[in-house]
A computed fold for a 349-nucleotide part of an RNA from Suipraeoptans intestinalis, annotated as small-subunit ribosomal RNA, central domain. The RNAcentral record of the full RNA draws on ENA, RefSeq and SILVA. Lineage of the source: Bacteria > Bacillota > Lachnospirales > Lachnospiraceae > Suipraeoptans.
Context: one part of a larger RNA
RNA sequence: CUGGGUGUAAAGGGAGCGUAGACGGUUUCGUAAGUCUGAUGUGAAAAUUUGGGGCUCAACCCCAAAACUGCAUUGGAAACUAUGGAACUGGAGUGUCGGAGAGGCAGGCGGAAUUCCUAGUGUAGCGGUGAAAUGCGUAGAUAUUAGGAGGAACACCAGUGGCGAAGGCGGCCUGCUGGACGAUAACUGACGUUGAGGCUCGAAAGCGUGGGGAGCAAACAGGAUUAGAUACCCUGGUAGUCCACGCCGUAAACGAUGACUACUAGGUGUCGGUGGGCAAAGCCCAUCGGUGCCGCAGCAAACGCACUAAGUAGUCCACCUGGGGAGUACGUUCGCAAGAAUGAAACUC
Numbered sequence: 001c002u003g004g005g006u007g008u009a010a011a012g013g014g015a016g017c018g019u020a021g022a023c024g025g026u027u028u029c030g031u032a033a034g035u036c037u038g039a040u041g042u043g044a045a046a047a048u049u050u051g052g053g054g055c056u057c058a059a060c061c062c063c064a065a066a067a068c069u070g071c072a073u074u075g076g077a078a079a080c081u082a083u084g085g086a087a088c089u090g091g092a093g094u095g096u097c098g099g100a101g102a103g104g105c106a107g108g109c110g111g112a113a114u115u116c117c118u119a120g121u122g123u124a125g126c127g128g129u130g131a132a133a134u135g136c137g138u139a140g141a142u143a144u145u146a147g148g149a150g151g152a153a154c155a156c157c158a159g160u161g162g163c164g165a166a167g168g169c170g171g172c173c174u175g176c177u178g179g180a181c182g183a184u185a186a187c188u189g190a191c192g193u194u195g196a197g198g199c200u201c202g203a204a205a206g207c208g209u210g211g212g213g214a215g216c217a218a219a220c221a222g223g224a225u226u227a228g229a230u231a232c233c234c235u236g237g238u239a240g241u242c243c244a245c246g247c248c249g250u251a252a253a254c255g256a257u258g259a260c261u262a263c264u265a266g267g268u269g270u271c272g273g274u275g276g277g278c279a280a281a282g283c284c285c286a287u288c289g290g291u292g293c294c295g296c297a298g299c300a301a302a303c304g305c306a307c308u309a310a311g312u313a314g315u316c317c318a319c320c321u322g323g324g325g326a327g328u329a330c331g332u333u334c335g336c337a338a339g340a341a342u343g344a345a346a347c348u349c
Base pairs, nucleotide, nucleotide: 004320005319006318007303008302012317014201015200016199017198021194022193023192025088026087027086028085029084030083031082033081034080035077036076037075038074039073040072041071042070048066049065050064051063052062053061054060091191092188093187094186095184096183097182098181103177104176105175106174107173108172109171110154115149116148117147118146119145120144121143125136126135162169163168206247207246208245209244210243211242215241216240220236221235222234223233258316259315260314261313262312263311266294267293268292269291270290271289272288273287274286275285276284277283278282298305299304322349323348324347331342332341333340334339
């Protein structure tokens, strides 16, 4: 390279938007670049193959034919690809109507609880554990009542429920705003799919500047445990967790399963619509879009997957090629740093 693969064996990019490129619906008329076909020229000789012949055979040599699958010029064909024109509506999008939703951003409000402060009642313990101790408390703690402060998170509802491209999103109200879905079939008329580079988003931790700091809590200190205990348990406790702005760009970023399209038995839940029916707070039938479970064919090394495919096909991208060395070194790019991205080899089994 070919071939084969990527749920768990090596392997799907964390996710989206989109450039180039690749691929692309139906009908019709042209063109003839690809494609097919005929002719001509050329494709040196030798070599090769086939048929003969010559050295006693063979290697070797000679003759003839084929072949040289190519290129150029020219005549033609028009199904397919391409290209130009015209048209279509099924793909795609727009419009109208409608309901669902923790989708996003900003602002405001609320109650429970923890902690702290002040005051009252009240007295000797509280707290904690396997058991204890450190700790707190006669300077009046714990408990309890009233008032106040402040920060963070939103019990129940809550659900293999919903929304979002992913990360993720959960008290209530208001404003702004994105997407999906259903019904309708008015409009555009292939406007599509994918997407190397590129751009944007991207949990937690971490970083910079300025705030904030109730609870929790790396580090740290003490008490225990233990042979030891730089731990597990306990008492404290600082960064951090929170907010604003900026950076970082990684995760078992997982469904360990790329995106899109078409097709392929059923059964049963649930969420959001729509149409129809009945004896109508309900139920049934049909249908579209999500989300679960079970299961046939098929697939699979097995586990299992099975209309939400890991089945049957197609298009495009990404990635894999024995283990270790190593996601390391070097170089480069990015970053304030931490580091991230790209990414070997020697050697060894």